[in-house]
RNA sequence: UGGGGAUUGGUGUAACGGUAGCACGACGGAUUCUGAUUCCGUUAGUCCAGGUUCGAAUCCUGGAUCCCUAA
Numbered sequence: 001u002g003g004g005g006a007u008u009g010g011u012g013u014a015a016c017g018g019u020a021g022c023a024c025g026a027c028g029g030a031u032u033c034u035g036a037u038u039c040c041g042u043u044a045g046u047c048c049a050g051g052u053u054c055g056a057a058u059c060c061u062g063g064a065u066c067c068c069u070a071a
């Protein structure tokens, strides 16, 4: 420098262009002599900027970070 891929709550991971889920975690409560387990509830997210569309995590353009690959 060329080519390819990834980016979604604190962490991991889903999502036909049509309500952003799940698990773990954290917090509050119940249970317990205390803790763990279990149960109930709460919490919090689409890498950034534009564009297309009635509607974008998803499609298009540009950018950022990381990974793989060729020389």
Stems, first nucleotide, its partner, number of pairs: 001070007010024004018054001025043006047063005